[in-house]
Context: one part of a larger RNA
Order: sequence, then C1' cells, then structure tokens
RNA sequence: GGAUGAACGCUGGCGGUGCGCCUAAUGCAUGCAAGUCGAGCGACGCACUCUGGAGGGGUAACCCACCGGAAUGACGGAGCGGCGAACGGGUGAGUAACACGUGAGCAACCUGCCCCACAGACCGGGACAGCCCAGGGAAACCUGGAUUAAUACCGGAUAUCCUCCUAGGACCGCAUGGUCCAUUGAGGAAAUGCCUUUGUGCUGUGGGAUGGGCUCGCGAUUUAUCAGCUAGUUGGUGGGGUAACGGCCCACCAAGGCAUCGACGAAUAGCUGGUCUGAGAGGACGAUCAGCCACACUGGAACUGAGACACGGUCCAGACUCCUACGGGAGGCAGCAGCGGGGAAUCUUGCGCAAUGGGCGAAAGCCUGACGCAGCGACACCGCGUGGGGGAUGAAGGCCUUCGGGUUGUAAACCCCUUUCAGGAGGGAAGAAAUUGACGGUACCUCCACAAGAAGGACCGGCCAACUACGUGCCAGCAGCCGCGGUAAUACGUAGGGUCCGAGCGUUAUCC
Repeated sequence: GGAUGAACGCUGGCGGUGCGCCUAAUGCAUGCAAGUCGAGCGACGCACUCUGGAGGGGUAACCCACCGGAAUGACGGAGCGGCGAACGGGUGAGUAACACGUGAGCAACCUGCCCCACAGACCGGGACAGCCCAGGGAAACCUGGAUUAAUACCGGAUAUCCUCCUAGGACCGCAUGGUCCAUUGAGGAAAUGCCUUUGUGCUGUGGGAUGGGCUCGCGAUUUAUCAGCUAGUUGGUGGGGUAACGGCCCACCAAGGCAUCGACGAAUAGCUGGUCUGAGAGGACGAUCAGCCACACUGGAACUGAGACACGGUCCAGACUCCUACGGGAGGCAGCAGCGGGGAAUCUUGCGCAAUGGGCGAAAGCCUGACGCAGCGACACCGCGUGGGGGAUGAAGGCCUUCGGGUUGUAAACCCCUUUCAGGAGGGAAGAAAUUGACGGUACCUCCACAAGAAGGACCGGCCAACUACGUGCCAGCAGCCGCGGUAAUACGUAGGGUCCGAGCGUUAUCC
C1' cells in the first nucleotide's frame, strides 16, 4: 500500500447492487417449511332434484317436521390405493480418506419418471381398512366381532422374450472371457382398468437418455521430541452375500503384506472452481455463488422403495425437556422467521406464489419459508448531493502581534442564478401468452415551492503533508518506532490557524 462475512470510537443526507452467528454441531416457546390425485376404490356426511310411506295443521290448493329409495356434485373430513416424500432447503461436527480434484476403466453393475421399437393383457379367488357393534385406557392409542370395493392382494393359463440347467458350433479378444447360431428341460407377466371428443394407463423384452454404484493412476498438510506397524492381517481354494468386483463376510490352506520415496501414531482440517495479495514465482484463505462429500439431539440397526440405512419415517439404547388420573405417554429449528445463552459481533415471529423451478393431477388446480420481493444494518463496493457566479471599506468577532499590523478571508453579509437529491401534486410501466403482478401507485416522466432539509473525522517533532499562543511543570499526560514532559513544550491539554480524507474518518484484529 492492498484486502476483510469484520468489530470498536466519533459522525451520518439519498440511491443502486451485493452481503449479514466467523463464537455454543448449545438449548429451544409459537407459527409455517410436502403434499397431491374423486379420470384407481367403497362408504359416510352435507347440499340440491325426483320419488315412496305414514303423521300433524288447513275447507282446499298447500305447509311443517319424520323415515326410506334413486340421480347429481369444482362440496367436507377420514379410509384403502397410486405417485411424491431419497428432490429442494440447512450445517461443517466428523473425515488426512479414492473424501475431493483430474484422467482412465467396469469383459464386474443398477437406473422410478422420460423417449424409441417389438410382443402381450386370458380365466378365476379370498381378504383388509373405513363404516357398524362390543370392550379397555386420563391420554397416546389399543383389542375383539360382523360387513365391503379397487389400478390393493392371491392362484392358474399363455411366453415374442428373459433367467437358470444340459450338450455343441462359428467368430473375436492378451485374458478371467465376449458376440452370434443352435439343443434338452425348469421357472417368470399384466389392470383392457379409467375417461370418453381426443386419450391415458398396465405387463414382458431390447435400446436410448438421465442419475447413480464400483475400480485404478496422478495431485493435494504439519510433525521423526511418533520407527517400526499388521491375525481378516497379505495371498490362495471353496462358499455365502451384493445390482456388481472384492476378506465385503465365512471355512480351510500358505506366511505373508506395509515402511526413512516416512508405514504406524499424534495434531489440525470438509475438498474444489475460486478469493485476497504479489511484477511474477509464490504466500494466505475456502464467507457469499457453483460442483462434490459428510452429518441431522448422541450411539446403533434395519424396514419400505427404482433410489435411504432416510433432517421435518420406523425400532432399540442414552442424555435432556414436557404431559400424566402415576398405570403410562410425547418431543428433536445444522429448514424460514423468532427466543434464551455464549460473544467484540451478525437482521423481520413481514408479503406473494405474479415470475422461475419442483411435487401431484388428463386438466382446472392444489401445495411449495425453494424462490421472487419487501423490512432492518454506512457491513462492503459504486453513483449523487449538501449549491453556482459575482462580491473589499479586506466589516464585525476570534487568534496572533515587533501595536505598525497580520490572519481567519471572497470566507461572510449583500446582489444575481439554478433546483440534482430529499419534499408536495399529477400521470404511470416493462417484468405476462390470458379477464393472472407480491413487488407497487414502485421505477420512470411532468409540474410546484424554497438555498431551502443535508459535514464530519483524524492528524500537524522526524519518518510524514501541516505552527503559533496559553495552561501544565518528569506532574497530568502522549507514544507505531525514535522518543516527548523536571518554568518560554511546534511531541501533554485547550484555542486559533493549517494538512489529509470526506458520508465517512480513525483505531483494533488478521492476511499478502
């Protein structure tokens, strides 16, 4: 000098764009953050229409309430079923590792939704929720009985095809093998549902796309005041397991494997694109944004599923908090706001799904604290303003003075002018394809009034731009280093003057 997710002191007009718990991965009140589909299904309720029964009122037309049946529904809350909930959002604890980056590989793999192609969807069956009945419990919820539907579940058939078994052939490959042809047998589907104007779904197989899994080379940090480490350890055979290779797991066999090119241990740490600095080489860092990883009160485990060992799922254990009728239950903000605590320090319990994107749905649409906006904060960067021109008797006042004067100083007053920004009034968008706009009567435009509402901070001994007076008297104090202060202090304090920056200026901390 530059830089910062900064903080502190003094000061503070406006706007734009960003950024905003770096500490306690500490504990959390409250609200919201993942639902959706009636074009898969059966009931119930409600509304409305039609209709049957018996009753009351009325002379009658008719009215009133009750019980039942049928059809309809942008209706309601539950239930079965499907898809989603593995995305999106947060955090950085752990991790020195194929976690990450980069380049290869899988002849060792999977892939819901989506796209393409081929083939198919036949015949049957029994349940379980819900509703109802009975019971237990303070609650959470649970038990028994009866009844019922499906794109829920089960059995059989069929098999282009797929998998496995049996015995071969051709070609290819360095190879465990791969591709194609052919043989014997075994096994494996489905919802022809739903809607009808188009359609949309279901099953099998092959291919694609996307996403993922696994393997290897290289790169990447400090320590030797860590020198030896290792028994599933290293390899083999056989098996189990997995989507898949593999000590991943197991039985047996062999005795190996790693290491001064740093094994093992310890400390620290998410990694990267990048950011800061620097002429570069390098050094330091890894907030925001983007990619990958890991985690979800702590530890462990699996279930479901195309996908999880699953933040707002389940089970077990633990710590903690809450409810309780003491028998037993409930919970997990490292989602968005917000609260306590910690701290030098870090925001609103806001608006909206209008846009972009996501889930579900045929769609209308519903949901979406993702997101879009607004609010707060000079936290950072950028832009603008706080007026412009004239004005000497160099006014008054202040300060200094050799008492002549000098300086503040064209500064002010005064005269002329302008109106950015802020303020008032009117008009008023784009962002949207539509009768859809949170932002928002916002941006922007026009008009109006008035110089009107808008300047501070640090420093002035040298480094280092800027000097005098008074006070103080090694005191009070200053200080980045050298050093100032003990009676004329340009170094302390105040004032006048000056210098440098300017809505900031200084200080502190950290990095180059």